The prediction has a mean pLDDT of 80. Transfer RNA from a Candidatus Woesearchaeota archaeon, 74 nucleotides, folded computationally. Lineage of the source: Archaea > Nanobdellati > Candidatus Woesearchaeota. It matches the Rfam family "tRNA". Rfam links the family to the GO term triplet codon-amino acid adaptor activity.

RNA sequence: GCACCCGUAGCCAAAUCCGGCAAGGCAAUCGCCUGCAGAGCGAUCAUGUGUGAGUUCAAAUCUCACCGGGUGCU
Numbered sequence: 001g002c003a004c005c006c007g008u009a010g011c012c013a014a015a016u017c018c019g020g021c022a023a024g025g026c027a028a029u030c031g032c033c034u035g036c037a038g039a040g041c042g043a044u045c046a047u048g049u050g051u052g053a054g055u056u057c058a059a060a061u062c063u064c065a066c067c068g069g070g071u072g073c074u
Base pairs, nucleotide, nucleotide: 001073002072003071004070005069006068007067010026011025012024020057028044029043030042031041032040050066051065052064053063054062
């Protein structure tokens, strides 16, 4: 330098193919429970899609540029 893959909540992670209300788990906080704590149950965090622009009635998803990470080739 070229090609490909990845970036979604504090952490992990689904949905992307074929645009249509963004799942789930862990952690944390609060409540219930308990003699206290843990476990369990419920709620909250949750106004979360790397940044900017474009297309569209509608974008995590499509297009362009850029940023960061990884792999391969030279």